[in-house]
About this RNA: A computed fold for a 71-nucleotide RNA from a bovine gut metagenome, annotated as transfer RNA. It matches the Rfam family "tRNA". About the family: Transfer RNA (tRNA) molecules are approximately 80 nucleotides in length. The family's RNA type in Rfam is transfer RNA. The prediction has a mean pLDDT of 82.
RNA sequence: GGGGUGUAGCUCAGCUGGGAGAGCGCUUGAUUUGCAUUCAAGAGGUCGUGGGUUCGAUCCCCAUCUCCUCC
Numbered sequence: 001g002g003g004g005u006g007u008a009g010c011u012c013a014g015c016u017g018g019g020a021g022a023g024c025g026c027u028u029g030a031u032u033u034g035c036a037u038u039c040a041a042g043a044g045g046u047c048g049u050g051g052g053u054u055c056g057a058u059c060c061c062c063a064u065c066u067c068c069u070c071c
Base pairs, nucleotide, nucleotide: 001070002069003068004067006065009024010023011022012021018055026042027041028040029039030038048064049063050062051061052060
C1' cells in the first nucleotide's frame, strides 16, 4: 500500500436507505417438594469514532481508530 472486520454481556443476522433483531446468557412469574427442563413476560444498544449526502443512514461518501489477511 490492497482487501476485509467492528451491531445487546457472548456468537452473529440485518444485501440493493424508512419497524434495530435472533440464539445463548441475565431478571421476574408459572410448572416442581426442590433443582433442572419447558412455557410466558421483561431489562439490556450513542449500530467503533468524527463529518458529509438525503425528508430520512447499521446501510451511500470521506477521514480516522481496532483487529484479521495479502503484498